[in-house]
RNA sequence: GGGGUAAUAGCUCAGUUGGCAGAGCAGGUCUUUUGCAAGGACAAGGUCGAAGGUUCGAAUCCUUUUUAUUCCA
Numbered sequence: 001g002g003g004g005u006a007a008u009a010g011c012u013c014a015g016u017u018g019g020c021a022g023a024g025c026a027g028g029u030c031u032u033u034u035g036c037a038a039g040g041a042c043a044a045g046g047u048c049g050a051a052g053g054u055u056c057g058a059a060u061c062c063u064u065u066u067u068a069u070u071c072c073a
Base pairs, nucleotide, nucleotide: 001072002071003070004069005068006067007066010025011024012023013022019056028042029041030040031039049065050064051063052062053061
């Protein structure tokens, strides 16, 4: 220098052919207990790495770009 893969909640990860952004764990509140743990219930938590474009509508499609990783030279 060229190619591939990944980036989504605090962490680990889903998200199908473009149509309400989700799960588990962690954290919070309540319940249960003499108390703790475990269990149960509820709620919260997100500029979907960044910018631009297409579209009625983008995490998803297109372009550029950043970071990590890997292959080739």

About this RNA: The RNA shown here (transfer RNA) has 73 nucleotides and comes from Chloropicon sp. RCC4434. Its Rfam family is "tRNA". Rfam describes the family as follows. Transfer RNA (tRNA) molecules are approximately 80 nucleotides in length. Its family is annotated with triplet codon-amino acid adaptor activity in the Gene Ontology. The family's RNA type in Rfam is transfer RNA. Lineage of the source: Eukaryota > Chlorophyta > Chloropicales > Chloropicaceae > Chloropicon.